[in-house]
RNA sequence: CGAGGCGUCCGGACGGUCGCGUGCUUCGCCGGGGAAACCUGGAAUCGCACGAGGAAAGUCCGAGCUCCGCGACGCAGGGUAGCGGGUAACCCCCGUCCGCCGUGAGGCGAGGACCAGUGCCACAGAGACGAGUCGGCCGGCUGCACGUCAGCCGCGCCGGGUGAAACGGGCAAACUCUACCUGGAGCAAGGCCAAAUAGGAGGACAUCUUCGGGGCUUCGGCCUUGAAGGGGGGUGCGUCGCCUCGUUCUCGGGUCGGCCGCAUGAGUCGGCGGGCAACCGCCGUCCUAGAUGGAUGACCGUCCCCGCGACCCGUCGCGGGACAGAACUCGGCUUACAGGGCGCGUCGCUGG
RNA sequence: GGGCCCAUAGCUCAAUUGGUCAGAGUCCCCGGCUCAUAACCGGGUUGUUGCUGGUUCAAGUCCAGCUGGGCCCACCA
Numbered sequence: 001c002g003a004g005g006c007g008u009c010c011g012g013a014c015g016g017u018c019g020c021g022u023g024c025u026u027c028g029c030c031g032g033g034g035a036a037a038c039c040u041g042g043a044a045u046c047g048c049a050c051g052a053g054g055a056a057a058g059u060c061c062g063a064g065c066u067c068c069g070c071g072a073c074g075c076a077g078g079g080u081a082g083c084g085g086g087u088a089a090c091c092c093c094c095g096u097c098c099g100c101c102g103u104g105a106g107g108c109g110a111g112g113a114c115c116a117g118u119g120c121c122a123c124a125g126a127g128a129c130g131a132g133u134c135g136g137c138c139g140g141c142u143g144c145a146c147g148u149c150a151g152c153c154g155c156g157c158c159g160g161g162u163g164a165a166a167c168g169g170g171c172a173a174a175c176u177c178u179a180c181c182u183g184g185a186g187c188a189a190g191g192c193c194a195a196a197u198a199g200g201a202g203g204a205c206a207u208c209u210u211c212g213g214g215g216c217u218u219c220g221g222c223c224u225u226g227a228a229g230g231g232g233g234g235u236g237c238g239u240c241g242c243c244u245c246g247u248u249c250u251c252g253g254g255u256c257g258g259c260c261g262c263a264u265g266a267g268u269c270g271g272c273g274g275g276c277a278a279c280c281g282c283c284g285u286c287c288u289a290g291a292u293g294g295a296u297g298a299c300c301g302u303c304c305c306c307g308c309g310a311c312c313c314g315u316c317g318c319g320g321g322a323c324a325g326a327a328c329u330c331g332g333c334u335u336a337c338a339g340g341g342c343g344c345g346u347c348g349c350u351g352g
Numbered sequence: 353g354g355g356c357c358c359a360u361a362g363c364u365c366a367a368u369u370g371g372u373c374a375g376a377g378u379c380c381c382c383g384g385c386u387c388a389u390a391a392c393c394g395g396g397u398u399g400u401u402g403c404u405g406g407u408u409c410a411a412g413u414c415c416a417g418c419u420g421g422g423c424c425c426a427c428c429a
Stems, first nucleotide, its partner, number of pairs: 001348003005344006012303007020051005029042005053323001057334002060332005065186004071240005077182005082096005097111001098109004112177002117175002119171003129168001134159004138154006190260004200251006208229009230245004253428003267286001269284006304321008353425007362378004371409001380396005402418005
């Protein structure tokens, strides 16, 4: 200098003028909307603070949280898979062994078990997995028209060729076995408030049976309580236990509202210590979006980067600056992405 | 926002436990029949199985990731 590998960071900067969302001062005052719950404007104060991402995405894994009746056991279903570690957990991450690819730095791997059983191995080939012989050779035996013959036999030897693979097996991203994990649904979960109604209709199975105690009685029964059975209840099923005495389906009716959940968390940054690392511990520090037709934007100026063009050759003009965008919240993975910065290895060539 | 499903000729569908060249009907094209058209008869073209990888000797089929399309889910009594 060229080529290539891995990791990590950024992903326009500053200023001005308008605009949007949320929160605060918040108590009190004056209003507005609404049937209400509740929401909201103004003055103080044209106040102050904050306001998308590395992927907010795909919804592919794993959790928190909430409800369903997660009670125990079993079955079914699903998932994971060398070995060890990390983690709240994981199909994630780290280390390492083995296999494959690469000259190398490095990269990829769904890498348990076909000596439990079942199944598959198309075409070609004699033969495709319980075997056996297509051809040749060697040896032995038998037969006879005795030879360059025929037949049979050998845990005998070799193999052209076919094919991915030829007795060696291969396939579990075939069924399966082994070990371990696993209840289901999801913030439209769920809770509270307000308003409204035809506080509706129909179907299915049940609304119950027996016994004992107590009370009332018009002696027909009724109420209450306990036990046994019966029905129903788990967002796959069964048994036991538990709860309950109605459950479930269809059609129809009303509202198209408000508040909470909902922003302090497996959090951010820095330092020290432990560990090869993933990561963990301690101390300090910071508070950093919460919409609900859905805010986070537009314009101007100065610069930055890239491309094109011009000339007075370092200036000017024009154009462009990606992927994309929160919606309960985290940890990962995967996918998309103009351009740029930094660090550490590798290979080749050349110079000293 | 969340959950579920599908993709094969222009269209509607097949394809056995992964196996040889992915087939039917229809549409389209050509020829025949007819004065002509339709119907009818004969023949023919259909395709990177949505895309990209992986497992396997072999993938429409099995596995993973993308792309496109479709369906369902509010509250009250």
Predicted 3D model of RNase P RNA and transfer RNA as a complex of 429 nucleotides. Its mean pLDDT, the model's own confidence on a scale to 100, is 76. It holds a member of the Rfam family "Bacterial RNase P class A". By type it is a ribozyme.